[in-house]
Background: SAM riboswitch aptamer (S box leader) from an Acidobacteriota bacterium, 114 nucleotides, folded computationally. Its mean pLDDT, the model's own confidence on a scale to 100, is 77. It matches the Rfam family "SAM riboswitch aptamer (S box leader)". From the family's description: The SAM riboswitch is found upstream of a number of genes which code for proteins involved in methionine or cysteine biosynthesis in Gram-positive bacteria. The model forms 97% of the base pairs in the Rfam consensus. The sequence was found by an Rfam model in a public genome assembly. NCBI's taxonomy places the organism under Bacteria, Pseudomonadati, Acidobacteriota.

RNA sequence: AUUUCAUGCAGAGUGGCUGAGGGACGAGCCCUGAGACGCCACGGCAACCGGACCGGGAUCAUCUAUCCUGGCCGCCAGGUGCCAACUCUCUCCCGGAUGCGGGGAACAUGAGAU
Repeated sequence: AUUUCAUGCAGAGUGGCUGAGGGACGAGCCCUGAGACGCCACGGCAACCGGACCGGGAUCAUCUAUCCUGGCCGCCAGGUGCCAACUCUCUCCCGGAUGCGGGGAACAUGAGAU
């Protein structure tokens, strides 16, 4: 970089440095010199991967081992991620519909594959 799957209505901020933009893109609507974005420090959220524990299954004649899988508000928090607004909203399609609902695209994150 491409691709697959899952999730995206919950949750969680203070201080320091800097100084004008930022919320991906377009439109809107917001945030922002009462200091945004970014960086650093500390703190926090969450539980995708990971770990512990307790089960089930497959391979095997059995054990071991390996693999798969479950645990209702479960436990821990090592690797990521995240800490304005539902992914801030909408764009394309469907439901008669400026509302609302469903789907899709795009994007983000994680895990896997190439």